[in-house]
Description
A computed fold for a 77-nucleotide RNA from a bacterium, annotated as c-di-GMP-I riboswitch aptamer. Its mean pLDDT, the model's own confidence on a scale to 100, is 79. It was read from a public genome assembly, where an Rfam model found it.
RNA sequence: UUAACGAAAGGGCAAACCGUAACCGAAAGGACGGGGCGCAAAGUCGGCAACCUGUGAAUGGUUGGUCGAAUGCCGAA
Numbered sequence: 001u002u003a004a005c006g007a008a009a010g011g012g013c014a015a016a017c018c019g020u021a022a023c024c025g026a027a028a029g030g031a032c033g034g035g036g037c038g039c040a041a042a043g044u045c046g047g048c049a050a051c052c053u054g055u056g057a058a059u060g061g062u063u064g065g066u067c068g069a070a071u072g073c074c075g076a077a
Stems, first nucleotide, its partner, number of pairs: 005075002012039002017034004023030002037064001044069005049063004
């Protein structure tokens, strides 16, 4: 240094649930704050699938589903 791997420490993300007097949306849902089950890609992008709302019709959404792509913190055994 590369690949695999995941002990320690640091930092990161963050489910349920609660709140918004104060935001966006018709709704689903989002945003923000609290919270802390968990996560080494539970970061990003794309495909597919499932589900939710709505409709004449998803061209609206959610995924801590799945597959793939290019990347990425730390470092013992």